[in-house]
Molecule: SAM riboswitch aptamer (S box leader)
Organism: Mesobacillus zeae
């Protein structure tokens, strides 16, 4: 790195160091940041592997592997449908495609 299946509105710091950008890329918005963001590291949270109760369409641990730890995947983008206004927009709802984790396969 293709693939393939699940899930992605739920939790998670009054902590250390660091020292300027971050919120995946690309547009457009909207946001966080010297009252220190991002990152590390240490706490934490969740429960896919994982261990378990032994019936289970459930429950229960967190040693071990990941993983996450502002905003729904921060919105939108592409298709369809309704609604409102009507020279094109807004707003909802399904899906789609991108994107992330995790088993798993190659």
């Nucleotide at each position: 790195g293709a693939c393939u299946u699940a899930u992605c509105a739920a939790g998670a710091g009054u902590g250390a160091c660091c020292g300027a950008g971050g919120g995946a890329a690309c547009a457009g918005g909207c946001c966080c940041u010297a009252u220190g963001a991002c990152g590390u590291c240490c706490g934490g949270c969740a429960a896919c592997c994982u261990c378990u109760u032994u019936u289970u369409u459930a429950g229960g641990a967190a040693a071990g592997g990941u993983g996450c730890u502002a905003c729904a995947u921060c919105c939108u983008g592409u298709a369809g449908a309704a609604u409102g206004a009507c020279u094109u927009c807004a707003u909802u709802c399904u899906g789609g495609a991108a994107g992330a984790u995790a088993a798993g396969c190659u």